[in-house]
RNA sequence: AGAGUUUGAUCCUGGCUCAGGACGAACGCUGGCGGCGCGCUUAACACAUGCAAGUCGAACGAUUAAACCGCACUCGUGCGGACAUAGAGUGGCGAACGGGUGAGUAACACGUGACCAACCUGCCCCCUCCUCCGGGACAACCUCGGGAAACCGAGGCUAAUACCGGACGAACCCGCAGGGCCGCAUGGCCCGGCGGGCAAAGCCCAGGCGGGAGGGGAUGGGGUCGCGGCCCAUCAGGCAGACGGCGGGGGUGACGGCCCACCGUGCUUACGACGGGUAGCCGGGCUGAGAGGCCGGCCGGCCACAUUGGGACUGAGAUACGGCCCAGACUCCUACGGGAGGCAGCAGUGGGGAAUUUUGCGCAAUGGGCGCAAGCCUGACGCAGCGACGCCGCGUGCGGGAGGAAGGCCCUCGGGCCGUAAACCGCUUUCGGCAGGGAAGAACGUUGACUGUACCUGCAGAAGAAGCCCCGGCUAACUACGUGCCAGCAGCCGCGGUAACACGUAGGGGGCGAGCGUUGUCCGGAUUCAUUGGGCGUAAAGGGCGCGCAGGCGGCCCGGCAAGCGAGGCCUCUAAGCCCGGGGCUCAACCCCGGGACGGGCCCCGAACUUCCGGGCUCGAGCGCGGCAGGGGAGGACGGAAUUCCCGGUGUAGCGGUGGAAUGCGCAGAUAUCGGGAAGAACGCCGACGGCGAAGGCAGUCCUCUGGGCCGCGGCUGACGCUGAGGCGCGAAAGCCGGGGGAGCGAACAGGAUUAGAUACCCUGGUAGUCCCGGCCGUAAACGAUGAGCGCUAGGUGUGGGGGGCCCUGCCCUCCGUGCCGAAGCCAACGCAUUAAGCGCUCCGCCUGGGGAGUACGGCCGCAAGGCUAAAACUCAAAGGAAUUGACGGGGGCCCGCACAAGCAGCGGAGCAUGUGGCUUAAUUCGAAGCAACGCGAAGAACCUUACCAGGGCUUGACCUGCAGGUGAAGCCGGGGAGACCCGGUGGCCGGAAGGAGCCUGCGCAGGUGGUGCAUGGCUGUCGUCAGCUCGUGCCGUGAGGUGUUGGGUUAAGUCCCGCAACGAGCGCAACCCCUGCCCUGCGUUGCCAGCAUUCAGUUGGGGACUCGCAGGGGACCGCCGGCGUCAAGCCGGAGGAAGGCGGGGACGACGUCAAGUCAUCAUGCCCCUCAUGCCCUGGGCUGCACACGUGCUACAAUGGCCGGCACAACGGGUCGCCACCUGGCGACAGGGAGCGGAUCCCUCAAAGCCGGCCCCAGUUCGGACCGCAGGCUGCAACCCGCCUGCGCGAAGCCGGAGUUGCUAGUAAUCGCGGAUCAGCACGCCGCGGUGAAUGCGUUCCCGGGCCUUGUACACACCGCCCGUCACACCACCCGAGUCGUCUGCACCCGAAGCCGCCGGCCCAACCUCUUGGAGGGAGGCGUCGAAGGUGUGGAGGGUGAGGGGGGUGAAGUCGUAACAAGGUAGCCGUACCGGAAGGUGCGGCUG
Repeated sequence: AGAGUUUGAUCCUGGCUCAGGACGAACGCUGGCGGCGCGCUUAACACAUGCAAGUCGAACGAUUAAACCGCACUCGUGCGGACAUAGAGUGGCGAACGGGUGAGUAACACGUGACCAACCUGCCCCCUCCUCCGGGACAACCUCGGGAAACCGAGGCUAAUACCGGACGAACCCGCAGGGCCGCAUGGCCCGGCGGGCAAAGCCCAGGCGGGAGGGGAUGGGGUCGCGGCCCAUCAGGCAGACGGCGGGGGUGACGGCCCACCGUGCUUACGACGGGUAGCCGGGCUGAGAGGCCGGCCGGCCACAUUGGGACUGAGAUACGGCCCAGACUCCUACGGGAGGCAGCAGUGGGGAAUUUUGCGCAAUGGGCGCAAGCCUGACGCAGCGACGCCGCGUGCGGGAGGAAGGCCCUCGGGCCGUAAACCGCUUUCGGCAGGGAAGAACGUUGACUGUACCUGCAGAAGAAGCCCCGGCUAACUACGUGCCAGCAGCCGCGGUAACACGUAGGGGGCGAGCGUUGUCCGGAUUCAUUGGGCGUAAAGGGCGCGCAGGCGGCCCGGCAAGCGAGGCCUCUAAGCCCGGGGCUCAACCCCGGGACGGGCCCCGAACUUCCGGGCUCGAGCGCGGCAGGGGAGGACGGAAUUCCCGGUGUAGCGGUGGAAUGCGCAGAUAUCGGGAAGAACGCCGACGGCGAAGGCAGUCCUCUGGGCCGCGGCUGACGCUGAGGCGCGAAAGCCGGGGGAGCGAACAGGAUUAGAUACCCUGGUAGUCCCGGCCGUAAACGAUGAGCGCUAGGUGUGGGGGGCCCUGCCCUCCGUGCCGAAGCCAACGCAUUAAGCGCUCCGCCUGGGGAGUACGGCCGCAAGGCUAAAACUCAAAGGAAUUGACGGGGGCCCGCACAAGCAGCGGAGCAUGUGGCUUAAUUCGAAGCAACGCGAAGAACCUUACCAGGGCUUGACCUGCAGGUGAAGCCGGGGAGACCCGGUGGCCGGAAGGAGCCUGCGCAGGUGGUGCAUGGCUGUCGUCAGCUCGUGCCGUGAGGUGUUGGGUUAAGUCCCGCAACGAGCGCAACCCCUGCCCUGCGUUGCCAGCAUUCAGUUGGGGACUCGCAGGGGACCGCCGGCGUCAAGCCGGAGGAAGGCGGGGACGACGUCAAGUCAUCAUGCCCCUCAUGCCCUGGGCUGCACACGUGCUACAAUGGCCGGCACAACGGGUCGCCACCUGGCGACAGGGAGCGGAUCCCUCAAAGCCGGCCCCAGUUCGGACCGCAGGCUGCAACCCGCCUGCGCGAAGCCGGAGUUGCUAGUAAUCGCGGAUCAGCACGCCGCGGUGAAUGCGUUCCCGGGCCUUGUACACACCGCCCGUCACACCACCCGAGUCGUCUGCACCCGAAGCCGCCGGCCCAACCUCUUGGAGGGAGGCGUCGAAGGUGUGGAGGGUGAGGGGGGUGAAGUCGUAACAAGGUAGCCGUACCGGAAGGUGCGGCUG
């Protein structure tokens, strides 16, 4: 410090996710030792039991065991005394500390700073003074009584540092008047005068402990104020003691509306009152570079609370955790009459929960209470226990030890890895174990829980001590097997559908290590709320526009103040923490010591800038004066053209409308045309990229009223300015209300068409509406998708308005407006660019992933429609912007191809053949599947082939190879059997040997047409013989990428030329190769024969001329001429030529596409079978047939069929062969038989054709299927299941629906011939030659293709994408008659305890009086207030709810096709109506 993830790729925007750190944690697996910390985050739920606050006999009375002393003694004991002990009581101090918890609290609760002239303070310290005289009680105790108990009552006795009265009283307090000094207000301090008021306690004992008054200190507390720190504005107004006053009263320690009476009507709030939600606050902790964000557990400070609520008492202090009273809930006891209780103290229990410990030891230390002290108490505290909960430290050994054991895993079988790892050898002993010694912590002492601990020493022995997670990318670490979209993984992207580095296991590896992972939470990364440090033209985001209150910001000069700002000093910032330095535990964690920081307050000083105060200025702004342009606004009046309607004339059969039609109108006279009239709406030309307005918007002409702007002048004011949350106003169209109006147009609606349908597009009608007046609505693609203002930053060129200059048909300068092009700069790019999207400042608005949703709820507005404001649950890993390359378009341009058209022949109909589907079957083996599977693999299925089926057999195998052992091979003959095979006989290999061959047995292994062509090689098809596909360097671009390869011409061609930020190059094209067409040369046998000789015959002699064959060469290149063309490339025409403008044909197929085809040609990875999925055999099947399709053959006939005669090829093939010729047979063929391994012989008569004849349009002398009979051939064998021949039989079929194929010349068509395969079998296939056409205007259309361009929401790429209803499942949400409980406001009722007030007839020791009463007090009663409770009525949020509503999500449901390409009606926005649904239509708007 970044990374992954949107795309085919790119840049940007943007969200999601990861790597880091942290934790009071929990969970999973694992677990050796120690130190230091930490340990109910949930139920402030309920609690058994024990302990947690007592102490003082030196305040007091009584009682008290033992021991001691004394006395008495019937020796058992009794009495007295002193000291002491014990428990209860009176009294004092403490119990308000310490300890716990975080419920409540948004508050002066907390933090920080300041103030109290408005206060208190027990114990402690200092100072001054005092401590006198009296009195009466009450507990304990005794007696009696009540009660189950808790406890209580009555009577009697008694002490005090308990209580009461009185006295002196400086000081103190109060009142009155005076003086002095001082303060921020009220006011404070001091001096002195007069009057009034107030205290005490003793005890032990000779030295202490106490008591009272006053002053001061210290400590602790109380009160007030400034500032600071949460969320919601869908909480916007709140408040009745509310705000203030009266020098009022009450109350308090004290101020105060704290409380009360009266008077006034205020107070608070957008700088967020009030309400709601949440929350103890801080020192600090975590994180972060910081700013910041989050947190407040342990430790420390403050606050609050103590079962819930209320209340006071005591006291220095409480409204009191282990006190009291009352009420509520709960628990317990009860004799039912009553009582008792409060762990959020320590431990512990139940419960809740993912989860949090011992009912331990000790007061030895520290600290606290009481005490003179000894001491007692202390679950504060110090320790120990439990828990890897955290941090820190240590160990589980160290050295040697193989080219490397065993074992495991992998393997290309060579080997590699675990791995010096182990074994083995040597060594060490930390920790743990055992044993011995043994502290510090302790001071004032003899006192140590921890503890026989730390530590030291010795002993034994490698001995007791390693796991967890991960290994697809991010992210470090890879193989094997298993599994087969299963099981599973997953933080994100994503893995798994038969070779998974992603699941599971193993081996190996990586990481960390007594831990490792997971989960949760926080910060970080996230500059993703942006102060540091973001944005808003198109990604989310500028308010529709203006006016303007508050607020924010604000020109130039001078002076002042010092608020902001800067520096210094002082105070503060408790301790701990943090940082720095040092020190102590062996180190560290941890602990100790010293120093330091930010922040706040006060004082002093201060240059500039800002604020503020004062003064001035004119350039900002405004005013004035003079001009100017304009569809700016409002009202009124007028005008012409057109449409429609009405009247009349002319006139007749149609008009209208469309892609074509129809509905409609018209003989009752339309349309057309002329004249006249009526009405409403809108204003042609001018007109523009132009003008005006803030926006919406504004257009005939004239008049009236009226707003703004621009220019010029520089007279006036003197910063008067800018922006603008709220607010107010304006605001297209549609829509609403009332009243008019209504020509045209025209939602809805109706009809006609279209269509599968057509609730649309088209047509004919047509109502609201559109228009006017008044009132609403307040929206829009209200757009420049660009807020307003000011300043600054090159220009060029149009245009509107004004001014100025000049040498004035014009040019120049200048201000304002409005366009285009462009510099710098900016931008993700597109683009913007003085009209900024540049550089700056000011203010406002707005954004923070997509969907849900501009929706729900709430509020405000509206007559309604609806508008404004505006969420969440849930869900996704994206949604987006710009640009790039493709692909595509019912986009455009250019151009090709038998692509269409033109033409010829077919197919589709028939019969048959053949292939396929389907069906069938024991099997009908398998593959091929649109073009590009289907006479395809098959260029030969009767057995074989053969892979299939049935049955019979074999198991080292039919075949290969190695080793070991054995062995009188193989073969032949005979027998059995369907055969494989078995049995018998015969035979008896090579070599001198070793050995070999063969056979048998055994072990390694063979074998598989079993699977996967989605693991592959190779080969092939296809786009496509299409003209394309790329590279290097350079240049352009952030980049994908572009350029080159585009452009202008040209070509069959990216062929060539020209141009050009490109210049070159490669694979393709072409050429080189083969065949063919002309010529030449060479060579002539088996070929040829003109001339010579010869023969039946090129038969022979001969010849090389010719044909032909073989080989080599020439020839064609737009070379020549003319024209066109850019002086080019090239095109057109011509000459010559056998041939022209690539002569014809072939071979040859770029980068790539189709996971195209083939595991059954072959090869091959992996998987599978191993007495079988291998191998052999017999028979069957691949030939099955109700059908369907492809490809063919033969036909339907007369351009024909049949018969006879005659003629002319080429390519090829031939020895298990081709077979002349002869004979037989009607024939297939058979019997003989010559030649030929071939330019020699044979196949080999070519056929169509030509000549002659018959047939005469007929299901025929067409056609030949099917069937019958008789034969031939091949073959072991023609039944299933071959071919051929003869005779007979003679079917469908009379030219083929929709549709569809081939072909542009020696082509189609037609005719025959040959060959491969092959024993035989050809309508198929591969070749050959013979005869030999028609048509091509042209490129609109169909199909395919090339180049350029355009749009795109497509990129498995239009066979794409994608919208809405409906149906089903699940999920969350909204509404909902209600219903349930929670919190809360208001009104009223009841009214506990208690404080206060009044009364107090009853009661009362202290004082007075004197016994009667009084003063005073109390019980009790009444009253105000008052918790809980009750009634009624509101508010808020929550649970639940028949049903209703939309939404989201969900591999393969239904309907349509709305959008994306002109998406087939351009789309979208607002609004209105309509429709199963997407949607359609109207009106206005936008261009995205």